[in-house]
RNA sequence: UCGUGCUAGGCGGGGAGCUAGCGGUGCCCUGAACCCGAAAUCCGCUAUAGCGGGGCUGAAUUCCCUCCUCGAGGACCGCCGGUUUGGGAAACUAUCCAAGCUUGAGGGCUGUGAAGGUUGGGUCCUGCGCGGCGAGAGCCCACGAACCCCGCCAGGCCCGGAAGGGAGCAACGGUAAGUGGUAACUCUCGGGCGCCGCAGGGGUGCCUGACUGGAGCCUGAUGCUUGGACAAGCCCCAGGCCGUAGGUUCGACAGGAGGGUGCACGA
Numbered sequence: 001u002c003g004u005g006c007u008a009g010g011c012g013g014g015g016a017g018c019u020a021g022c023g024g025u026g027c028c029c030u031g032a033a034c035c036c037g038a039a040a041u042c043c044g045c046u047a048u049a050g051c052g053g054g055g056c057u058g059a060a061u062u063c064c065c066u067c068c069u070c071g072a073g074g075a076c077c078g079c080c081g082g083u084u085u086g087g088g089a090a091a092c093u094a095u096c097c098a099a100g101c102u103u104g105a106g107g108g109c110u111g112u113g114a115a116g117g118u119u120g121g122g123u124c125c126u127g128c129g130c131g132g133c134g135a136g137a138g139c140c141c142a143c144g145a146a147c148c149c150c151g152c153c154a155g156g157c158c159c160g161g162a163a164g165g166g167a168g169c170a171a172c173g174g175u176a177a178g179u180g181g182u183a184a185c186u187c188u189c190g191g192g193c194g195c196c197g198c199a200g201g202g203g204u205g206c207c208u209g210a211c212u213g214g215a216g217c218c219u220g221a222u223g224c225u226u227g228g229a230c231a232a233g234c235c236c237c238a239g240g241c242c243g244u245a246g247g248u249u250c251g252a253c254a255g256g257a258g259g260g261u262g263c264a265c266g267a
Base pairs, nucleotide, nucleotide: 001267002266003265004264005263006262009057010056011055012030013029014028015027020046021045022044023043024042034054035053036052037051063260064259065258066257067256068255069254073250074249075248076247077246080243081242082241083240084239085238086237087236088235092233093232095229096228097227098226099225100224101223106219107218108217109216116212117211118210119209120208121207122206123205124201125200126199127198128197129196130194131193133190134189135188136187137186138185140181141180142179143178149174150173151172157166158165159164
């Protein structure tokens, strides 16, 4: 130096999360990258940090280490902005209430008499009266008592020698209690019935009349001020979520440079 056969090693990596820490299953990014078993209220390990069982490759472009470049992707912070929650405050804006001032748009009434003044009445309350309504009763009509209602009493009964008389049931007529009906009339009772009457009371508001008076009266938009209420906006404090300039960090793939690394046999 060459050939053959072995072994170390390799057969993916990264991010977040979990963990005392390491790795895995699960999620995400990337990648040419073995098979099987278990694994998240978990599985295995201990800074030499997956476990168990198989397979392929195998000492160099392929394994290991260091450095540089590029950079998928992830995590954190994040001026500023958007959105939203809770609490606070009440100077300002908005809304509402009250009072006052100013202006008096517009509308209405008015010499067929405004404001003001005097006076009367109604509406209102109470009492009494009248009327009406409702209820009841009376009156009226009808029915209605075997007898203990009336009248009249056939028959029969009693008294009498007779003439006659007597009591008296039924029937007939009429009535009581009671039942039914009833237009009008009478009485009693009742009441948020009355374009009714009388009296008393009351008098805010409204309506109306008379006298006086002799030209205004009433309502009212807008504006301003003050006080109060409310708490939507503005303001303050503390948060949640989202986006972003930017910053920090990890970083696969890819590329480059340098270095390191066995054993046996044979020629």